[in-house]
Context: one part of a larger RNA
RNA sequence: UUGGGCAUAAAGUGUCUGUAGGUGGCUUUUCAAGUCCAUUGUCAAAUCCCAGGGCUCAACCUUGGACAGGCGGUGGAAACUAUCAAGCUAGAGUAUGGUAGAGGCAAAGGGAAUUUCCGAUGGAGUGGUGAAAUGCAUUGAUAUCGGGAGGAACACCAAGGGCGAAAGCACUCUGCUAGGCCGUUACUAACACUCAGAGAUGAAAUCUAGGGGAGAAAAUGGGAUUAGAUACCCCAGUAGUCAUAGUCGUAAAUGAUGGAUACUAGGUGUUGUGCAUAUCGACCAGUAUAGUACUAUAGCUAAUGCGCUAAGUAUCCUACCUAGGAAGUACGUUCACAAGAAUGAAACUC
Numbered sequence: 001u002u003g004g005g006c007a008u009a010a011a012g013u014g015u016c017u018g019u020a021g022g023u024g025g026c027u028u029u030u031c032a033a034g035u036c037c038a039u040u041g042u043c044a045a046a047u048c049c050c051a052g053g054g055c056u057c058a059a060c061c062u063u064g065g066a067c068a069g070g071c072g073g074u075g076g077a078a079a080c081u082a083u084c085a086a087g088c089u090a091g092a093g094u095a096u097g098g099u100a101g102a103g104g105c106a107a108a109g110g111g112a113a114u115u116u117c118c119g120a121u122g123g124a125g126u127g128g129u130g131a132a133a134u135g136c137a138u139u140g141a142u143a144u145c146g147g148g149a150g151g152a153a154c155a156c157c158a159a160g161g162g163c164g165a166a167a168g169c170a171c172u173c174u175g176c177u178a179g180g181c182c183g184u185u186a187c188u189a190a191c192a193c194u195c196a197g198a199g200a201u202g203a204a205a206u207c208u209a210g211g212g213g214a215g216a217a218a219a220u221g222g223g224a225u226u227a228g229a230u231a232c233c234c235c236a237g238u239a240g241u242c243a244u245a246g247u248c249g250u251a252a253a254u255g256a257u258g259g260a261u262a263c264u265a266g267g268u269g270u271u272g273u274g275c276a277u278a279u280c281g282a283c284c285a286g287u288a289u290a291g292u293a294c295u296a297u298a299g300c301u302a303a304u305g306c307g308c309u310a311a312g313u314a315u316c317c318u319a320c321c322u323a324g325g326a327a328g329u330a331c332g333u334u335c336a337c338a339a340g341a342a343u344g345a346a347a348c349u350c
Stems, first nucleotide, its partner, number of pairs: 004321002007304002012318001014201004021194003025088004033081002035077009049065006091191001092188004096183004103177004108172002110154001115149007125136002162169002207246003211242001215241001220236004258317006266295010299306002324349002332343004
């Protein structure tokens, strides 16, 4: 390099946008670069191959002849790729009428609950556990009622239900805003797919600054348990958890399954939309589409299982893998305030 792979064995970048590159719908022309055909020049000799000859045979030596292939010239072919020109509408997009949604950002409002403060009633316990104790409490706790403050999260509805590229998104209302899906007829006319480098985004935790701090809670202290108990259980409790502006750039970032297109039995749900039918109306039943969930045929798979949402049948592009450990370590480089992240070996061992 060819070949082989990537759900679970090594292996899909966390996700998206997108440059170079690769690939690319239908019809008719042009051209002849790729492609194909013919012919020709050349590719020293030797070697290899074929047919002969010579050493008694053979190895060996020797004569003649190529095939295949490379590069160049000339002449042709025009299906395919590229190119030129013109057109088409099935891909893609725009307009238009609807529609569902925790999609995003900002502002305002709400009630339940915990805690705390003030006042009232009341008078001995309370709290906690397997059992206890630390703790709180006559300076009046726990309990009950009334009032105030403050922060965080939004019960029921709620459903493998919805939306989003992923991370993720749920009290209510308002404003701004992005995308999807369905239907209709117009328009553009291949404008497409994928994507190294690059850019954007990216849970939680961490970090910086000044705020905020109810609950719960790393660290820490105490009480238990225990042989010990730097734990599990209990009483306290700080960072952080919240908001703003930045930082970091990682997760079992998972569907452990890259993206796009086409094709390939059924059955059962469910979400959005349309059509037709029926009805007083809502359903039910049907059909077409876009999601989502289960089951299953063919096929695939080492098996488990997957199975029109493929892990089936095919095409295009791309990331990645090549025994285990050493090791996602060392060194170097880039990035970062740091913590660290990215890239990423070898000796040696087996």